[in-house]
């Protein structure tokens, strides 16, 4: 330096769920909580997944039209604790 993760130490993160706040929602933030994590640290570049406010199409009713109702598609929203990729990092055997 690269690969790797036995036993420990110092510390770190925090799933579900609960409460509060924000948001159209997905979800996020804070506190509690504890399933877990050796990159569960950071970055949406690629893919996946979730949501559909707005937009577009269709349908119903009404009808001059608009608005409204249902439904399909759509990310510019979200997820790094979904995967790849990039960047950085604690400890210590074989």
């Nucleotide at each position: 330096u690269a690969a790797u993760g036995a036993a420990a130490a110092a510390g770190g993160c925090u799933a579900a769920c609960u409460u509060a706040u924000u948001g159209a929602a997905a979800a996020a933030u804070a506190a509690g909580g504890g399933c877990g994590c050796a990159a569960a640290a950071c970055u949406u570049c690629a893919g996946g997944u979730c949501u559909a406010a707005g937009g577009u199409g269709a349908a119903g009713a009404u009808u001059c039209g608009a608005a409204u109702u249902u439904u399909a598609c759509u990310a510019u929203g979200a997820u790094g604790g979904c995967u790849g990729a990039g960047u950085u990092a604690c400890c210590g055997a074989a």

Source information: RNAcentral holds the sequence, with entries from Rfam and Ribocentre. The RNA shown here (c-di-GMP-I riboswitch aptamer) has 94 nucleotides and comes from Halalkalibacter akibai JCM 9157. Lineage of the source: Bacteria > Bacilli > Bacillaceae > Halalkalibacter > Halalkalibacter akibai. The prediction has a mean pLDDT of 80. The same sequence occurs in records of 2 taxa.